[in-house]
RNA sequence: CAGCUGGGCCGGACGGUCGCUCUCCGCAAGGAGGGAGGAAAGUCCGAACUCCGCAGAGCAGUGUGCCGGAUAACGUCCGGGAGGGCGGGUUCAAGCCUGUCCGACGGAAAGUGCCACAGAAAAUAUACCGCCUGGGCCGCGAGGUCCGGGUAAGGGUGAAAAGGUGCGGUAAGAGCGCACCGCCGUCGCAGUAAUGCGGCGGGCAGGGCAAACCCCACACGGAGCAAGACCAAAUAGGGAGGAAGUCCGGCUUCGGCUGGACGCGUGCCGGCUCGGUGCGCCAAACCUCCGGGUAGGUCGCUAGAGCCGCGCAGCGAUGCGCGUCCCAGAGGAAUGGCCGUCCUGCCGGUUCUUCCGGCAGACAGAAUUCGGCUUACAGGCCCGGCUGCCAC
Numbered sequence: 001c002a003g004c005u006g007g008g009c010c011g012g013a014c015g016g017u018c019g020c021u022c023u024c025c026g027c028a029a030g031g032a033g034g035g036a037g038g039a040a041a042g043u044c045c046g047a048a049c050u051c052c053g054c055a056g057a058g059c060a061g062u063g064u065g066c067c068g069g070a071u072a073a074c075g076u077c078c079g080g081g082a083g084g085g086c087g088g089g090u091u092c093a094a095g096c097c098u099g100u101c102c103g104a105c106g107g108a109a110a111g112u113g114c115c116a117c118a119g120a121a122a123a124u125a126u127a128c129c130g131c132c133u134g135g136g137c138c139g140c141g142a143g144g145u146c147c148g149g150g151u152a153a154g155g156g157u158g159a160a161a162a163g164g165u166g167c168g169g170u171a172a173g174a175g176c177g178c179a180c181c182g183c184c185g186u187c188g189c190a191g192u193a194a195u196g197c198g199g200c201g202g203g204c205a206g207g208g209c210a211a212a213c214c215c216c217a218c219a220c221g222g223a224g225c226a227a228g229a230c231c232a233a234a235u236a237g238g239g240a241g242g243a244a245g246u247c248c249g250g251c252u253u254c255g256g257c258u259g260g261a262c263g264c265g266u267g268c269c270g271g272c273u274c275g276g277u278g279c280g281c282c283a284a285a286c287c288u289c290c291g292g293g294u295a296g297g298u299c300g301c302u303a304g305a306g307c308c309g310c311g312c313a314g315c316g317a318u319g320c321g322c323g324u325c326c327c328a329g330a331g332g333a334a335u336g337g338c339c340g341u342c343c344u345g346c347c348g349g350u351u352c353u354u355c356c357g358g359c360a361g362a363c364a365g366a367a368u369u370c371g372g373c374u375u376a377c378a379g380g381c382c383c384g385g386c387u388g389c390c391a392c
Stems, first nucleotide, its partner, number of pairs: 001388010012342007020035006037363001041374002044372005049224004061220005066080005081105001083102008106215002111213002113209003128155002130151009163181006182204001183202008228299004238290005245262007263281008306325001308323006343361007
């Protein structure tokens, strides 16, 4: 320097001008100050806060799942373990050692189910090619062919083939025997633990899949700031109260029903203090009061598991202490437009540079607030690992 790979950060800068929104000051005119993000996004987890619900137990359902720690909490984060991919070293080989990266990593020896295509066979193992071998037939022979037996070493298929490698052994083979590795059981030691290491015993059973059902362990009420709280019109509806009836007549099942006159209350109309007319007289209207609720308003609402700096403890996540700062709070919903100078990239003139002109600068946008995860992102910067090349 190039390629691959892992992580972190920035994400245009400054000024002018015209607006928008919130707060404060001011009688006003106006002035001063604050005003998006690393994801404000998806709404996938976990909390705060609010309201509703709640005897206890079980079942169902949902979620989580190696160990230890961090945290308000988490499915997040940190450290570790085991496993896998890639690279390097080493071994005859399997394997072992080491660097780096990855992630939902309990149980497949409770049961059920599934394992496409290919392949002889995909789980009661199996004989396609091959290898070995007995017998018959053909052939001078090498060998061929038919019937049968042995064999999982080799080939071939597959994501996966019934422990692996090496040596011995055998007709050929095979844990058939041995050594090493793996596995199972058991004991000891180390470690908080996951787990690791070692001894002894066993030739080896039990293919894979649980982000298939399932089993085991643990956890789990619901709704969400349009939560919720307060104030509270107009209209309609609900409740309580206020007011006056009297006389005459008809019918009567003796409870009442009904007509008229005067009076009273009230609505409407005319005129101007009186009339007309409708309704009511035990309650409709009217008047007064009460309560619920709607529109509307106020709160919730932004000083917080807060930002920055320093110190201490810890490998780290993080915690503690001190100092310092105040940093959007709208409610159809502000945070924008234009201009100038500069920065970065591209194109053209120029073509070593300088200089000139043009274009572009992502993803996206708060809505109760936090902690995470995931996804999107032009361009640029920094750090680490591996490999290759060049120079010293």
Bacterial RNase P class A from a Terriglobales bacterium, 392 nucleotides, folded computationally. Of the family's consensus pairs, 94% are formed in the model. It is recorded under the gene name rnpB. Its Rfam family is "Bacterial RNase P class A". By type it is a ribozyme. The coordinates come from a structure-prediction model, not an experiment, and the mean pLDDT is 79.